[in-house]
Molecule: SAM riboswitch aptamer (S box leader)
Organism: soil metagenome
RNA sequence: CUUAUCAAGAAAGGCUGAGGGUAAUGGCCCGGUGAAGCCUUGACAACCUGUCCCGCACGUGCGGGAAAAGGUGCCAAUUCCAUCCUGACAAUAAAUGUUGGGACAGAUAAG
Numbered sequence: 001c002u003u004a005u006c007a008a009g010a011a012a013g014g015c016u017g018a019g020g021g022u023a024a025u026g027g028c029c030c031g032g033u034g035a036a037g038c039c040u041u042g043a044c045a046a047c048c049u050g051u052c053c054c055g056c057a058c059g060u061g062c063g064g065g066a067a068a069a070g071g072u073g074c075c076a077a078u079u080c081c082a083u084c085c086u087g088a089c090a091a092u093a094a095a096u097g098u099u100g101g102g103a104c105a106g107a108u109a110a111g
Stems, first nucleotide, its partner, number of pairs: 001111006011041005019030003024083004042075001044073001046072004051066006079105001084102007
């Protein structure tokens, strides 16, 4: 940089000691009933490798399912919500609110 996904899912212990929620801003949450980080074991199941089953092909391919052996990932709240564009509804003078779609940004995997 490109592609795909992001409304689901998932603990406990030890060390440590004040922050954290992954652009920025504004909110709102979590946190000495220990934040973030590190270690151990476990869980979850998104991608890739491999294994098993089924189907299509008739060749080492494609699709679906299972399991969790390996590499990453991940284990508060929709990517916590909003912010930029746009549609609908309510109010209608407007502000504002509710609810769809898209974009930007971010995260993860593979190349």